[in-house]
RNA sequence: GGCCCCGUAACUCAGCGGUAGAGUGACACCUUUACACGGUGUAGGUCGUCGGUUCGAAUCCGGCCGGGGCCA
Numbered sequence: 001g002g003c004c005c006c007g008u009a010a011c012u013c014a015g016c017g018g019u020a021g022a023g024u025g026a027c028a029c030c031u032u033u034a035c036a037c038g039g040u041g042u043a044g045g046u047c048g049u050c051g052g053u054u055c056g057a058a059u060c061c062g063g064c065c066g067g068g069g070c071c072a
Stems, first nucleotide, its partner, number of pairs: 001071007010024004018055001026042005048064005
């Protein structure tokens, strides 16, 4: 330098055109003499970024940024 894959909640990941989710973690309450476990609920997101396509984009297309791999 060329090609390919990945970037979504604090962490690990799902979702691949039609209202953004799960597990873990955090917080509150219940439970306990107390802690742990367990139960219920709450908060937490510019979907890497800038454009394009579309009635509508996390999802499709292009540039850029970051990470990984292969080739030279």
This is a predicted structure of a 72-nucleotide RNA (transfer RNA) from a Deltaproteobacteria bacterium. Rfam family: tRNA. The family's RNA type in Rfam is transfer RNA. Lineage of the source: Bacteria > Pseudomonadati > Myxococcota > Myxococcia. The prediction has a mean pLDDT of 84. The sequence was found in a public genome assembly.